[in-house]
C1' cells in the first nucleotide's frame, strides 16, 4: 500500500421512543435519548423500498457504485 478487524486505545455517529418546528404525505431539523455502527461520512448514479391523482419528491442506518477517511493486535 492492499488485505482484515482486538473483550485494545483514542475520536466519532446515533435507532426506538420523546418535546418543539417544517412539510399534503414519504420524511425532515433541533434538543433529549442510546439501539447499534468501521465508513451508520458524503453523492439519489444503478437496483430497491416509501410518499403522491400526477407532476415531482423522500430514504445513504437496504444493496451496488463512485469520491473521501480514524486507529493498527493476529
Nucleotide at each position: 500500500u492492499c488485505u482484515c478487524g482486538a473483550a485494545a486505545a483514542a475520536g466519532g455517529u446515533a435507532a426506538a421512543c420523546u418535546a418543539c418546528c417544517u412539510g399534503a404525505a414519504a420524511a425532515g431539523g433541533u434538543g433529549g435519548g442510546g439501539c447499534a455502527c468501521a465508513a451508520a461520512g458524503c453523492u439519489a448514479c444503478a437496483g430497491g423500498a416509501c410518499c403522491g391523482a400526477a407532476a415531482g419528491g423522500u430514504c445513504g442506518g437496504c444493496u451496488g457504485a463512485g469520491c473521501c477517511g480514524u486507529c493498527g493486535a493476529a
c-di-GMP-I riboswitch aptamer from Candidatus Aerophobetes bacterium Ae_b3b, 74 nucleotides, folded computationally. The prediction has a mean pLDDT of 87. Rfam family: c-di-GMP-I riboswitch aptamer. Rfam describes the family as follows. GEMM was predicted in a large-scale screen for bacterial structured RNA regulatory elements.